[in-house]
RNA sequence: CUGAAUGUAACGGGAGAGACUAAAUUUUUAGCGCCGAAGGAGCAACUGCCCAGGAAACUCUCAGGCAAAAGGACCGUUACAAUAAU
Numbered sequence: 001c002u003g004a005a006u007g008u009a010a011c012g013g014g015a016g017a018g019a020c021u022a023a024a025u026u027u028u029u030a031g032c033g034c035c036g037a038a039g040g041a042g043c044a045a046c047u048g049c050c051c052a053g054g055a056a057a058c059u060c061u062c063a064g065g066c067a068a069a070a071g072g073a074c075c076g077u078u079a080c081a082a083u084a085a086u
Base pairs, nucleotide, nucleotide: 002085006081007080008079009078010077011076012075013074018032020031021030022029023028033066034065035064039062040060041059042058046053047052048051
């Protein structure tokens, strides 16, 4: 100097499942039925040694969600920061 990964921000894309029922009231509570891609939890191989560590888009649904809106893992682009390597 360049600057992967990574982090933050902005913009864009972004699934699933009852506009269910009842009461109270414009949003909440309760009931039943569902969804998984906020978050959370669990585990395989493997590693150490008897118990611990250990991944997810898998599993569970505590939370969240089931018209729209909002949110949304993840992906892309841009900007900034930026280590590894050269």